[in-house]
C1' cells in the first nucleotide's frame, strides 16, 4: 500500500405467546403460554484433533405474552484491529 476475522456504534427489516378479576394510568393475583437478549444442556457438525470451538436443536433460571422498548439474524455505514501477501 489494498484485503482484513472477532469485537463496538449508527440506520433499516425483525416473529412467537392471554385469559380473568381488581386498578385513574403504570401495574398486581391466580392459571395458562412464547423463545430469537443473556444463561443452561445434550451433541449434529467443524477443527490446528483424545484435546477444544460448538447450533437456529432442547430447558425456560432470566426474559417476554396492547402499544412503547427489548430482540438472535440480515442487508448498508463507520471504528479499531490480530493476521496473511
Nucleotide at each position: 500500500c489494498g484485503g482484513g476475522a472477532c469485537u463496538c456504534g449508527a440506520c433499516g427489516g425483525g416473529a412467537g405467546a392471554g385469559c380473568u378479576a381488581c386498578g385513574u394510568c403504570a401495574g398486581u393475583a391466580g392459571c395458562g403460554c412464547c423463545g430469537a437478549a443473556g444463561g443452561a444442556g445434550c451433541a449434529a457438525c467443524c477443527g490446528c484433533c483424545c484435546c477444544g470451538g460448538a447450533a437456529a436443536c432442547u430447558c425456560u433460571c432470566a426474559g417476554g405474552c396492547a402499544c412503547c422498548a427489548g430482540g438472535a439474524c440480515c442487508g448498508u455505514c463507520a471504528a479499531a484491529a490480530a493476521c496473511a501477501g
Notes:
Predicted 3D model of an 85-nucleotide RNA (Glycine riboswitch aptamer) from uncultured Sulfitobacter sp. The coordinates come from a structure-prediction model, not an experiment, and the mean pLDDT is 80.